[in-house]
């Protein structure tokens, strides 16, 4: 300097032929118990890497930029 991939919740990671985003684990609140674990129940938790653009609507589609990671030189 080029080519390809990954970027979603505190982590792991799912979803897209464009329709308004969810598992598990962990945090928290309750119910059980003498208590603690476990086990059930319930809630919180997300500007989906970032800028733009196309669209009635973009996490998905196009550019571009940033981190990563892998290869070629």
């Nucleotide at each position: 300097g080029c080519u390809g991939g990954u970027g979603u919740a505190g982590c792991u990671c799912a979803g897209u032929u464009g329709g308004u985003a969810g598992a598990g684990c962990a945090c928290c609140u309750g119910a059980u118990u003498u208590g603690u674990a476990a086990u059930c129940a319930g809630a919180a938790g997300g500007u989906c890497g970032c800028g733009a653009g196309u669209c009635c609507g973009a996490u998905u589609c196009c550019c571009g930029c940033c981190a990563c990671c892998a290869g070629c030189u």

Predicted 3D model of a 73-nucleotide RNA (transfer RNA) from a Kofleriaceae bacterium. The RNAcentral record of the sequence draws on ENA. The organism belongs to Kofleriaceae, within Bacteria. Its Rfam family is "tRNA". By type it is a transfer RNA. The prediction has a mean pLDDT of 81.